[in-house]
Record summary: The prediction has a mean pLDDT of 76. Predicted 3D model of a 355-nucleotide RNA (Bacterial RNase P class A) from Litorivivens lipolytica. Rfam family: Bacterial RNase P class A. Rfam classes the family as a ribozyme. The source organism's lineage runs through Bacteria, Pseudomonadati, Pseudomonadota, Gammaproteobacteria and Litorivivens.

RNA sequence: UGAGUCGGUCGGGCAGUCGCCGCCUGCAAUUUUGCAGGGGGAGGAAAGUCCGGGCUCCAUAGGGCAGAGUGCCAGGUAACCCCUGGGGGGCGUGAGCCUACGGAAAGUGCAACAGAAAGGAUACCGCCAAACAGCUUCCCGGUUGUUCGGUAAGGGUGAAAAGGUGCGGUAAGAGCGCACCGCGCGGCUGGCAACAGGCGUGGCGAUGGUAAACCCCACUCGGAGCAAGGCCAAAUAGGAAUCCAGCGCUGUGGCCCACAGUGGAUUCGGGUAGGCUGCUUGAAACCAGCGGUGACGCUGGUUCUAGAUGAAUGACUGUCCCAGACAGAACCCGGCUUACAGACCGACUCUCAUU
Repeated sequence: UGAGUCGGUCGGGCAGUCGCCGCCUGCAAUUUUGCAGGGGGAGGAAAGUCCGGGCUCCAUAGGGCAGAGUGCCAGGUAACCCCUGGGGGGCGUGAGCCUACGGAAAGUGCAACAGAAAGGAUACCGCCAAACAGCUUCCCGGUUGUUCGGUAAGGGUGAAAAGGUGCGGUAAGAGCGCACCGCGCGGCUGGCAACAGGCGUGGCGAUGGUAAACCCCACUCGGAGCAAGGCCAAAUAGGAAUCCAGCGCUGUGGCCCACAGUGGAUUCGGGUAGGCUGCUUGAAACCAGCGGUGACGCUGGUUCUAGAUGAAUGACUGUCCCAGACAGAACCCGGCUUACAGACCGACUCUCAUU
C1' cells in the first nucleotide's frame, strides 16, 4: 500500500412559522369544551409471527396413553429451539467461520447406473498348479488349447468392493507371519464433564453408508388469548321447536382414569355492537464499584422515556454537512431471522514494497 476477519456507533442536525396527540398547572365554561403556560411524543429492526415467558380466564388440576419439541458437555437466564465458555468434526495460509453433534451390536427399510458382485455379497480380465492333446527342441525346457482345482495380492467398474503401507513367505496369493497405523477389549493419567493422552492385549467379520428414513434412548410439554378479562349504561322475547337424559351429560388440543358440577346438544327467531378500564414503573434503562475467562450476578446512585382507538409527530422556509437507506408502536418483555443508501471507531490476520 492492498485485501480480509470480528466487534461497536450513527442513520440527519440547527433555527423560524403554522398544525396534531397525551399529561400537569391556572382561568372560564360546565354539556361538548375554550384560552394561557410547562414537559413529553415510533425502531435498530417497530418488520416476520419463528420461539420463550409475564399477565388474564377456563380451574379444584392429578395420573396415564398417543402426539409434539429438543438432542455433545458445563454454565447463564423468568424461560427458551436463545446466549457464554469448552469438546468432537469440517472449511480457510490465517485472523476466523459452520455444525440437524445421542444410538447403526434392538429391529425394519433404502442406495439409480456401472460393475462378476452392494452386505454373511462375487470371479469379468487375470495369476498359479495338475491332467490330456498339439507345436517346437539333441536334451533341459518353452508355448497354445480344453477340463478340473486354488486365488482375491494386480487390473477394470463405482461415492463406496472382505482395514491401510512396507517386508517376509507361497505353486500363485491372502493378517498367512511380522513392524507401524486403524479397530475391539481391559485398565492408568489429566479434566466437574464432553473428551484427550499414553500402556497392555487380541490377528481382528462387529464385513461399510444412511436415523434432515421408520425406529430406539434421554429430557421437556394443559389450553386459549388484551378481539384475554373486568365494570357501567341501554335495548329485547325470562322466546320457540326437536333430541339425549343421572349407569347420562358437561367441564379451553385428542383418548382413558380420577376430580368437580347438575342438565346438555342442535335448529329457527329477537336485542345490543356504546362508554370506562385493562393501558404502561418495567424480569426497566444508564453510571460506578465488586465477583466471574465469559454470558451474567450483587451493591449503591441517577432517570421516568408514546398510550392512539377509522388510528396522533405533518407541511413550509432558511442553513450546515460526508448524507438521508430499510422503514411506523396498538398488552408488555427476552431472543432469533430478514431488509438496510451512506458515514465512523476499535482490535486482529495475510500479501507486497521500503528501512